Predicted 3D model of a 685-nucleotide part of an RNA (large-subunit ribosomal RNA, domain II) from a biogas fermenter metagenome. The RNAcentral record of the full RNA draws on SILVA. Rfam family: Bacterial large subunit ribosomal RNA. Gene Ontology terms of the family: structural constituent of ribosome and ribosome.

[in-house]
Context: one part of a larger RNA
């Protein structure tokens, strides 16, 4: 892991609903007793007790009333049949659907492991060092002291056994539930070790690591309290039908748990009270807007007051391009501003539509982690697949088609069948079902990712100047004189710089000069003019589509792909494809209505996605009653097989094989009553 078997809402009592039944102003017995064949069962006694038949008041008390009260008012609580049994929903008390702790307490068992201690034994190859003391000699007044010898001290030195475990490698379903290799530490000591003994569970022992106390230790192990408790996790077994949520509010030592309400379902009552549209009548201060209030904020005018300067013996005063209240002009800003003020939404009345709903009471729930999207807001950084509200939608609990793939987006709500039809979103070159036409745009593979910003891209529109009295561009020619303007300067001559009232003349035109240039001149050029040429030219604004801006990590990789110049974009037209939508045909279930009508049948209309959950109807298993009934060796149950029959289904038949002795319809009853999941339990493989 698979297979087989086992495996989870039970029982007792009490309460409260519902269904059925008995009796009914009553209902009912309990313990116990009697009869029968015995203690099972049945029948009969047994009225103690319980519930009900009257309530109100603190009570006295009164009573269909009573209490409050001065009240005959008002108000409160009352005045409608119960009770016993069976079944069933739910609640309570019990282990109370099942499995699961870590733990707590009690009584015991443990020191053959290990910690310490006690008693008594054992063990430590070999080598090195050479303390005290002693002896001799030296030395001294005597000593001290020195030297030599002797001696054999030491938690002394090196190093086996033995003990240990510091480093590293191996071992990690090991050779081993702690080992092996190499290297290392101690090795006469606080040494190692045998045997016997003592101390233990909040206790021991501990050269102290929370270490050790039998492979277990921040409180051992065994049994018991015990089915501890678990607001937590997991699991919870057949079928079909109808309806169908919530992820919110308030409170909570509450926040992943509860309680009440909200939302679901079922029953009874009410009987259109619900919803939508239209009309009419209302309340309101949002969006927007505005500046009349409250504030903010910009510029101008005015200018109280102030600063600075001047001035006076002092006062009066003068100036000011500084600051600036007020008033005013203009343009603004505001959730906590409003002279104004919608759309929606909300309330009321009426009409119409649908024929669903709404309301009350009661039984049973589940829900209290929501998610994304659109719109309105707050928060955040005008971040987040962020957080928090409101409102609508979808998912949740919703399949199908589209979006390449993709709970929350778009279309659309799946009772079943069909090798029929029409459509939605989205599509119609191929993958891949279905396409064409017309007129424009784009040339970037833009389409098929992106901003500020940039650009004689291109199409279209608007507008201005110039232009056949000849514009624009090119080419030819002119572009002069006073004058080198004045100043400055070494110089300054159109062209370093400064000044100007930037003048005058000739002219077709020509600046006291646009740029280059020179040391300064010169020179080139421009403005301006003529000629040549012969038709548009030069700007500004707007719109459509495009261009640049454009750099990332495995590999093209920013159309799903191929590929496309239309198979891209815009507008228009017609057609087609396309879903579980709609239609057609057949079938089923449920509800309502009608007809026939014992049950029931037929017809019509509507409905039939579904998690938590509510309600209903069934299938199967084991046993019991009916039961002395039916089947069975001419083959029961069980097991294996079947493409057959019946049932929507759970399932039930039938047939074949195996098997070899029991099994079973109908109607009822009672449950150890359905397995795939619980890191389920046991066995087998």
């Nucleotide at each position: 892991g698979c297979c087989u078997g086992c495996g989870a809402g039970u029982c007792a009592c009490c309460g409260u609903g519902u269904g059925c039944g008995g009796c009914g102003a009553g209902g009912u017995u309990a313990a116990g007793g009697g009869a029968u064949a015995g203690g099972a069962g049945u029948c009969c006694c047994g009225g103690a007790g319980c519930c009900g038949c009257a309530g109100g008041g603190a009570a006295a008390c009164c009573g269909a009333g009573u209490c409050u009260g001065a009240a005959g008012a008002g108000g409160g609580c009352g005045a409608g049949a119960g009770u016993c049994g069976c079944a069933u929903g739910c609640g309570g008390u019990g282990g109370a659907c099942c499995c699961g702790a870590a733990g707590c307490c009690a009584a015991g068992u443990g020191a053959u492991c290990u910690a310490g201690c006690c008693a008594u034994g054992g063990c430590c190859a070999g080598g090195c060092u050479g303390a005290a003391g002693c002896u001799g000699c030296a030395g001294u007044g005597a000593a001290a002291u020195g030297c030599a010898g002797u001696g054999g001290a030491g938690g002394g030195c090196c190093g086996a056994a033995c003990c240990u475990a510091a480093a590293u490698c191996c071992g990690c379903u090991g050779a081993a539930a702690a080992g092996g290799g190499u290297u290392g530490g101690g090795a006469u000591g606080a040494g190692c070790u045998g045997u016997g003994g003592c101390u233990c569970g909040g206790a021991g022992u501990g050269a102290a690591a929370g270490g050790c106390u039998a492979a277990u230790c921040a409180a051992a192990c065994u049994u018991g309290g015990a089915g501890a408790u678990a607001g937590c996790u997991g699991g919870u077994u057949c079928u079909c039908u109808c309806c169908g949520a919530a992820a919110u509010a308030g409170c909570u030592u509450u926040a992943g748990g509860g309680c009440u309400a909200g939302c679901g379902u079922c029953g009874c009552c009410u009987g259109u009270a619900u919803u939508g549209u239209c009309g009419c009548g209302g309340a309101g201060g949002u969006a927007g807007a505005g500046c009349a209030c409250u504030g903010g904020a910009u510029a101008g005018g005015u200018g109280a007051g102030g600063g600075c300067c001047c001035g006076u013996c002092a006062c009066u005063g003068g100036g000011u391009a500084c600051c600036g209240a007020u008033c005013u002009u203009a343009a603004c800003c505001a959730a906590a501003c409003u002279c104004c003020g919608a759309a929606u939404g909300c309330c009321g009345c009426g009409a119409c539509a649908c024929g669903u709903u709404g309301g009350g009471c009661g039984g049973c729930a589940g829900u209290c982690a929501g998610a994304c999207g659109g719109c309105g807001g707050c928060u955040g950084a005008c971040a987040a697949g962020g957080g928090c509200c409101g409102u609508c939608g979808u998912c949740g609990a919703g399949a199908g088609g589209g979006a390449a793939a993709c709970a929350g987006c778009c279309c659309g709500g799946a009772c079943c069948g069909c090798c029929g039809g029409c459509u939605a979103a989205g599509g119609u070159c191929c993958c891949c079902a279905a396409g064409g036409c017309g007129c424009g745009c784009u040339g970037a593979g833009u389409g098929g990712g992106a901003a500020a910003g940039g650009a004689a891209g291109u199409a279209c529109g608007a507008u201005u100047g110039c232009a056949c009295a000849g514009a624009c561009a090119g080419c030819c020619a002119g572009g002069a004189g006073g004058u080198u303007g004045g100043c400055u300067c070494a110089g300054a001559a159109g062209c370093a710089g400064c000044c100007a009232c930037c003048c005058c003349u000739u002219c077709a035109a020509a600046g006291a000069g646009u740029g280059c240039g020179u040391a300064a001149c010169a020179g080139c050029u421009c403005a301006c003019u003529g000629g040549u040429c012969g038709a548009g030219u030069a700007g500004u604004c707007g719109u459509g589509c495009g261009c640049c801006g454009a750099u990332a990590a495995u590999g093209u990789a920013a159309c799903g792909g191929g590929g496309c110049u239309a198979a891209g974009c815009g507008c228009g037209c017609c057609a087609c494809c396309g879903a579980a939508g709609c239609c057609g045909c057949g079938g089923g279930a449920c509800g309502c209505a009608g007809a026939c009508g014992a049950g029931g049948u037929c017809u019509g209309c509507g409905u039939c996605g579904g998690u938590a959950g509510g309600a209903g109807a069934g299938c199967a298993u084991u046993g019991c009653g009916u039961a002395u009934g039916c089947g069975g060796a001419c083959g029961a149950a069980g097991c294996g097989g079947g493409a057959c029959c019946c049932g929507c289904g759970a399932g039930g038949g039938c047939c074949c094989g195996u098997g070899g002795a029991c099994g079973c319809g109908g109607c009822g009853c009672a449950a150890g009553a359905g397995a795939g999941a619980a890191u389920g339990c046991a066995g087998g493989c």